C1' cells in the first nucleotide's frame, strides 16, 4: 500500500427497516442473628458524519478504532 471482518449497558453477546433483549456485574427490597445463596424490582447501550426512506442499530457512502490476510 491492497483486500476483508468487527464496533450494541461496566463486561460478554442477540437483534437486521417500526419499541433494543438476555446473562453476569451494579442499586434497592425480601429471605438470614449477620454474610453468601435464592426470589422480586429498578437504572444503564446501538462508533462518528452524511445519504436513502414516512421511519435507520439495520440499507448505501465516507471517516475513526481494533483484528486478520496479501504485498
Nucleotide at each position: 500500500g491492497g483486500c476483508g471482518a468487527a464496533g450494541u449497558a461496566g463486561u460478554a453477546u442477540a437483534g437486521u427497516g417500526g419499541u433494543a433483549g438476555u446473562a453476569c456485574a451494579c442499586a434497592c427490597c425480601g429471605u438470614u442473628c449477620g454474610g453468601g445463596u435464592c426470589g422480586g424490582u429498578g437504572a444503564g447501550a446501538c462508533u462518528u458524519g452524511g445519504g436513502u426512506u414516512c421511519g435507520a442499530u439495520u440499507c448505501c457512502c465516507a471517516g475513526c478504532u481494533u483484528c486478520g490476510c496479501c504485498c